A computed fold for a 72-nucleotide RNA from an uncultured archaeon, annotated as transfer RNA. Its Rfam family is "tRNA". About the family: Transfer RNA (tRNA) molecules are approximately 80 nucleotides in length. The family's RNA type in Rfam is transfer RNA.
[in-house]
RNA sequence: GCCCGGGUAGCUCAGUGGUAGAGCGCUUGUCUUGUAAACAAGAGGUCGGGGGUUCAAUUCCCCCUCUGGGCU
Numbered sequence: 001g002c003c004c005g006g007g008u009a010g011c012u013c014a015g016u017g018g019u020a021g022a023g024c025g026c027u028u029g030u031c032u033u034g035u036a037a038a039c040a041a042g043a044g045g046u047c048g049g050g051g052g053u054u055c056a057a058u059u060c061c062c063c064c065u066c067u068g069g070g071c072u
Stems, first nucleotide, its partner, number of pairs: 001071007010024004018055001026042005048064005
């Protein structure tokens, strides 16, 4: 330099155009002598950045950036 994949909650990841989700973690409550577990409720997101298409973009297109792998 070229090719392919990935960037979404604190972490690991779903989500192929129409209200952003799960597990774990965190907070609060119940329970317990206390802790854990269990159960119930809750908080937490400029969906890597910019632009384009569209009535509407996490999703489609272009550029940039970070990251993993491959080729030379």